Context: one part of a larger RNA
Molecule: large-subunit ribosomal RNA, domain I
Organism: Nitzschia sp. IriIs04
């Protein structure tokens, strides 16, 4: 010096364990905010640095129901108090709620300063004024907020094995805006040549199909046909009636005028005229009542014992029992029958929803006629552009700037260039549930998800320490024990630090605390050199 063995330290692997996460499902909610919101300063406890709770009435107040014997938040402890005249606790409604924050008397370097103590600003109404403008009222607007939506702008990097049309993508972004959904929606339709369907949405399928495409890379439908859902209506005009203005010689006559009634269509429908219904049933809104439900707390709530072995019975042994309950957790080991529960049944003073019933309010058809309306700078056209799967292409079809500009049912529009036939439909007005989308949030499950380098960045004071001028980056870190029984009292040591005895407990597991794996270190032994 090296090997083997053995006892030790050493670190924290393995293995078990879960407070904490994931992911999905089915149901609620889908908003909060000048009655100051999200979010935050700073304060409130008998002793309180943090978290949590709350607001000068401050770990709280009051009612009203629920519920029973202990409480005074995580979190011990002392020291005070509270409770059967019912606390603590739950659940509903209310009171109080400092400061800042859209912050809005005015000003600021947020939680500050000043004063005449003030809805600042914007909008609406009223009221004056020639007219800006001013005044007074005003529960209207702002700001927030995790996806869903709808619109207004809009990339590159990437692929075309470079690249420029294309593509990535109308994605990302950013603006602006609304709902709980949002868009869209009752054909100027879809379509094939038939006596056809009949409003959107959404899926499945048509199918990577027809097509588009430096025919490169790539893009990429519909109709038909199953499903889910179903649901329709209102105006303009045309016509009468008032009103109000201008006009007139006028009981005239005009109208970008206001209001009320009538009217709304595609077998074309209204007005007009003339007849004709003024019941019923059915079906939709909106108010009010009333009752039922269900949501936000609770209540009842079956059924086992003995022996063994143990530190501890829930283990085995016998012998019983409940089950509309043997879903699950917990109890010193692994409990249907110990404990909360679990099935099943019952419960609301207050508040919030849905349904249901009641009562009010809307809805008539025919004929004849061709006199009147039937949505104008609007529909086509040029052009320049964009959107449809379709990149200008022989390109229909919708949308917009420019510039031009029709017709009123003997009318227009489409049916992928145009033009005939035919067919389908009626444009320039407006409203609408349902099926769909998403999930910061509740609430009940669920899982051939994760078990602590893992699963959320976070199972612990986590967006904390910590790091940057700042935007922003961002961690480590669980486990004594069935119970503190957390080790009294001697003793070596500095009144240590840490042994050493005694005690506790099943074990010391001894708080640097379960399990204790390697690298590494140490003694001992034995063997080689």
């Nucleotide at each position: 010096a090296g090997u083997u063995u053995a006892u030790g330290g050493g670190g924290g692997a393995u293995a078990c364990c879960u407070u904490g996460g994931u992911a999905u499902u089915c149901a609620a909610a889908a908003g909060c905010g000048a009655u100051g919101a999200a979010g935050g300063a700073c304060g409130u406890g008998g002793u309180u640095a943090c978290c949590u709770a709350c607001g000068a009435a401050a770990u709280g107040c009051u009612u009203c129901g629920a519920g029973u014997a202990a409480u005074u938040g995580g979190a011990a402890a002392c020291u005070a108090a509270u409770u059967a005249a019912g606390a603590u606790u739950c659940g509903a409604a209310g009171a109080u709620a400092u400061c800042c924050g859209a912050a809005u008397g005015a000003g600021g370097a947020a939680a500050c300063u000043c004063u005449u103590u003030a809805u600042a600003c914007u909008g609406a109404u009223u009221a004056u004024u020639a007219a800006u403008a001013u005044a007074a009222u005003u529960a209207a607007g702002a700001g927030c907020a995790a996806a869903c939506c709808u619109a207004a702008g809009g990339a590159a990097c990437u692929g075309a094995a470079a690249c420029a049309u294309c593509u990535u993508a109308g994605u990302a972004c950013u603006u602006a805006g609304a709902g709980g959904a949002a868009u869209a929606a009752a054909a100027a339709g879809u379509a094939a040549a038939a006596a056809a369907c009949g409003a959107u949405u959404u899926u499945c399928c048509u199918a990577g199909u027809a097509g588009u495409g430096g025919c490169g890379a790539a893009c990429g439908a519909a109709a038909a046909g199953g499903a889910a859902g179903a649901a329709g209506u209102c105006u303009a005009a045309a016509c009468u009636u008032a009103a109000u203005a201008a006009u007139u010689u006028a009981u005239u006559u005009u109208a970008u005028u206001u209001a009320a009634g009538u009217g709304u269509a595609g077998u074309g429908g209204g007005a007009u005229a003339a007849u004709u219904u003024u019941g019923a049933a059915c079906a939709a809104a909106u108010u009010a009542a009333a009752a039922a439900u269900a949501u936000u707390a609770a209540a009842u709530g079956a059924a086992u014992a003995a022996a063994u072995u143990u530190g501890a019975a829930u283990a085995u042994u016998u012998a019983g029992c409940c089950a509309a309950a043997g879903a699950a957790a917990g109890u010193a080991a692994a409990a249907g029958c110990c404990u909360u529960g679990u099935a099943a049944u019952u419960g609301a003073a207050a508040a919030u929803a849905u349904u249901u019933u009641u009562a009010a309010u809307u809805u008539u058809a025919u004929u004849a006629u061709a006199u009147c309306c039937c949505a104008a700078g609007u529909a086509g056209u040029a052009u320049a552009g964009a959107a449809c799967a379709u990149g200008u292409a022989u390109u229909a079809u919708u949308c917009u700037g420019u510039a031009u500009g029709a017709a009123u049912c003997u009318g227009c529009g489409a049916g992928a260039a145009c033009c005939a036939u035919c067919u389908c439909g009626u444009a320039a007005g407006a409203c609408u549930a349902a099926a769909u989308a998403u999930u910061c949030u509740u609430g009940a499950a669920u899982g051939a998800c994760c078990g602590a380098u893992a699963g959320u960045g976070a199972a612990a004071a986590a967006g904390u320490a910590c790091c940057g001028u700042g935007a922003g980056g961002g961690a480590a870190a669980g486990g004594u024990g069935a119970a503190a029984a957390g080790a009294a009292c001697c003793u070596c040591g500095g009144a240590u630090a840490g042994g050493g005895g005694a005690g506790u407990g099943a074990a010391a597991a001894g708080a640097a605390c379960a399990u204790g794996a390697a690298a590494c270190c140490a003694u001992a032994a034995a063997c080689u050199u």